[in-house]
RNA sequence: UCCUCGAAACGGCAAACCGCUGGAAACAGCGGGACGCAAAGCCACCGGCCUUCCUUCCGCCCAUUCUUUUGGGGCGGGAAAUGGCAGCGGGGUUACCGAA
Numbered sequence: 001u002c003c004u005c006g007a008a009a010c011g012g013c014a015a016a017c018c019g020c021u022g023g024a025a026a027c028a029g030c031g032g033g034a035c036g037c038a039a040a041g042c043c044a045c046c047g048g049c050c051u052u053c054c055u056u057c058c059g060c061c062c063a064u065u066c067u068u069u070u071g072g073g074g075c076g077g078g079a080a081a082u083g084g085c086a087g088c089g090g091g092g093u094u095a096c097c098g099a100a
Base pairs, nucleotide, nucleotide: 005098006097012037013036017032018031019030020029021028022027035087041093042092043091045090046089047088048085049084050083055079056078057077058076059075060074061073062072
């Protein structure tokens, strides 16, 4: 000096919750606040999880129509990231301190 590692110290970050703002939502930003964190710094690459504006499928209802189909509107349910989570795991990458 480097790698693994994580005692101490200087310090750092900030869950839930509350307020404001953005967003359809998940969630994010800022302020307050601390449950925790040795990468709880950064990156959605892999797995996972969350959401569903748009799209699409099914059912019901309404309007229109002579009737049917198509098309329009509403409600309920399902599918679906291109949206999100780095404080779910893995991976990548950068970094402070230095006991064993």